[in-house]
This is a predicted structure of a 73-nucleotide RNA (transfer RNA) from a Patescibacteria group bacterium.
Rfam family: tRNA.
Taxonomically the source falls in Bacteria candidate phyla (Bacteria).
RNA sequence: GGGCCAUUAGCUCACCUGGUAGAGCGCACCCAUGGCAUGGGUGAGGUAGCCGGUUCGAGUCCGGCAUGGUCCA
Numbered sequence: 001g002g003g004c005c006a007u008u009a010g011c012u013c014a015c016c017u018g019g020u021a022g023a024g025c026g027c028a029c030c031c032a033u034g035g036c037a038u039g040g041g042u043g044a045g046g047u048a049g050c051c052g053g054u055u056c057g058a059g060u061c062c063g064g065c066a067u068g069g070u071c072c073a
Stems, first nucleotide, its partner, number of pairs: 001072007010025004019056001027043005049065005
């Protein structure tokens, strides 16, 4: 310098054909127990790395940039 992949809630990840985002763990509260652990329930928490484009509408398609990984030189 070039190719490819990734970038979504605190962490690990889903979201197959574009229609306004979910899970597990963690966190808060509640229930059950004499108490702890375990278990059950409810809830808070992100508008999807950044900028722009296409579209009635984009996390989801296109371009650029950034960061990380990997391969080649």